Predicted 3D model of RNase P RNA and transfer RNA as a complex of 439 nucleotides. Rfam match: Bacterial RNase P class A. Gene Ontology terms of the family: ribonuclease P activity, tRNA processing and dimeric ribonuclease P complex. The family's RNA type in Rfam is ribozyme.
RNA sequence: CCAGAUUAUCGGCUAAUCGCGUGUGCCCUAAAAAGUAUACGAGGAAAGUCCGGGCAGCAUAGGGAAGGACAGUCGCUAACGGCGACCGGGCGCGAGCCUAGGGAAAGUGCCACAGAAACGAUACCGCCAGUUUCGACUGGUAAGGAUGAAACGAGUGAGGUAAGAGCUCACAGUUCUGCCGGGUGACCGGUGGAAGGGGUAAACCCUGUCUGCUGCAAGGAGAUGGAUUCUUUGAGUCUAAAACUCGAAGCGUCCCGUUAAGGAUUCAUCGUAAACCCGCUUGAGCCCUUUGGCAACAAGGGGCCUAGAUAGAUGAUUAGCCCCGCGCAAGUGGGACAAAACCCGGCUUACAGAUAAUCUGGCACU
RNA sequence: GGGCCCGAAGUUUAGCUGGUUGAACGCUUCAUUUGCAAUGAAGAGGUAGGCGGUUCGACUCCGCCCGGGUCCA
Numbered sequence: 001c002c003a004g005a006u007u008a009u010c011g012g013c014u015a016a017u018c019g020c021g022u023g024u025g026c027c028c029u030a031a032a033a034a035g036u037a038u039a040c041g042a043g044g045a046a047a048g049u050c051c052g053g054g055c056a057g058c059a060u061a062g063g064g065a066a067g068g069a070c071a072g073u074c075g076c077u078a079a080c081g082g083c084g085a086c087c088g089g090g091c092g093c094g095a096g097c098c099u100a101g102g103g104a105a106a107g108u109g110c111c112a113c114a115g116a117a118a119c120g121a122u123a124c125c126g127c128c129a130g131u132u133u134c135g136a137c138u139g140g141u142a143a144g145g146a147u148g149a150a151a152c153g154a155g156u157g158a159g160g161u162a163a164g165a166g167c168u169c170a171c172a173g174u175u176c177u178g179c180c181g182g183g184u185g186a187c188c189g190g191u192g193g194a195a196g197g198g199g200u201a202a203a204c205c206c207u208g209u210c211u212g213c214u215g216c217a218a219g220g221a222g223a224u225g226g227a228u229u230c231u232u233u234g235a236g237u238c239u240a241a242a243a244c245u246c247g248a249a250g251c252g253u254c255c256c257g258u259u260a261a262g263g264a265u266u267c268a269u270c271g272u273a274a275a276c277c278c279g280c281u282u283g284a285g286c287c288c289u290u291u292g293g294c295a296a297c298a299a300g301g302g303g304c305c306u307a308g309a310u311a312g313a314u315g316a317u318u319a320g321c322c323c324c325g326c327g328c329a330a331g332u333g334g335g336a337c338a339a340a341a342c343c344c345g346g347c348u349u350a351c352a353g354a355u356a357a358u359c360u361g362g363c364a365c366u
Numbered sequence: 367g368g369g370c371c372c373g374a375a376g377u378u379u380a381g382c383u384g385g386u387u388g389a390a391c392g393c394u395u396c397a398u399u400u401g402c403a404a405u406g407a408a409g410a411g412g413u414a415g416g417c418g419g420u421u422c423g424a425c426u427c428c429g430c431c432c433g434g435g436u437c438c439a
Base pairs, nucleotide, nucleotide: 001362002361003360004359005358006357007356008355009354010353012321013320014319015318016317017316018315020041021040022039023038024037025036026035043337047348048347050346051345052344053343054342055215056214057213058212062256063255064254065253067211068210069209070208071207072086073085074084075083076082087101088099089098090097091096102206103205107204108203109200110199111198119153124145125144126141127140128139129138130137131136155171156170157169158168159167174195175194176193177192178191179190180189181188182187219278220277222270223269224268225267226266227265228264229263230262231261234246235245236244237243249259250258251257285304286303287302288301289300290299291298292297322335323334324333325332326331367438368437369436370435371434372433373432376391377390378389379388385422393409394408395407396406397405415431416430417429418428419427
């Protein structure tokens, strides 16, 4: 210098004028509104709503079943289907990248068409033996051919045989397993023994772990009184009541459990609005730094307060600068994706461009 | 803001717990008619909203996007 890999940061800046929202102060006021001063005022994804948690209600949500989710190991975390490191497998010369990665020797299902045969067993061509009317038939075989995504499921060589075949042997390899060594572990290395098993679980299923439901339009929150109706108001002990037991009913899937009443309709009064207030923004918060850890992250110290609207504010104009395109120049055009709505941690998707760091391969020079 | 559901010929849609995508109306051509409609015969028209994954094989199963509908005070 060329070609790449990974990670991180930024995402136009400054000033003036006009305007909008919120907080606070002042003024005014019964209280406000209005006015005035001042401070603050979108993002890395605010998006999709795909996961997880906080918070709130439902029965202080407690046990089991069903249902759902997940799946290598060790760790991180409030939690996760997320993240970090590592292991196994695949790809790349390499830096690195991808990986829904438990179980198919528990059981069931499926494997279209083609093909003899799709997991039950069998044989189209071929090879070999026998018979033969020379057309073929019977038997053996599964090495070779053919069909198919996949062919009965251990490759190569030798022996063996009528022809063949793990039929036998040697080496290599697969699965399970004993021992030794390393590692917290997945697993790796060495050595001995046994076995010969198709694929599919993002098919049912099995194993293990986690899991109650609904969502801020949650919720505070509808309130009081009456009427009708439905389920039950039942049975036993007892003179009766209370209490206890059983039954029946309610409790947002069912059972256990729990409650002593519950549900529906309707009328009157208050409220009558797409209303207002709370929830609402101080929080697993942000910045700097030290220590521990490979890292995710954790602990300590210091500093900071940084949107809270409710049809929804966060904008517009001018000037200068920055970057890019066009142009000889004066100049002119453009500046991505997109915008809070209870709040966080992730994932995914969209995104013009700019910068930095580390590393890999190649070429050239010193 | 949040929950749920749906996308297939031009239109309306069936089916499939994975194995050649069907129908009705519409369209084209021919026959019939003086001509048209109706009728009869034949035919065209689908990358199943898009991308990726699992699988031998995906409209179907899984994930992510795009578009549309509906409900909740």
Description
The coordinates come from a structure-prediction model, not an experiment, and the mean pLDDT is 77.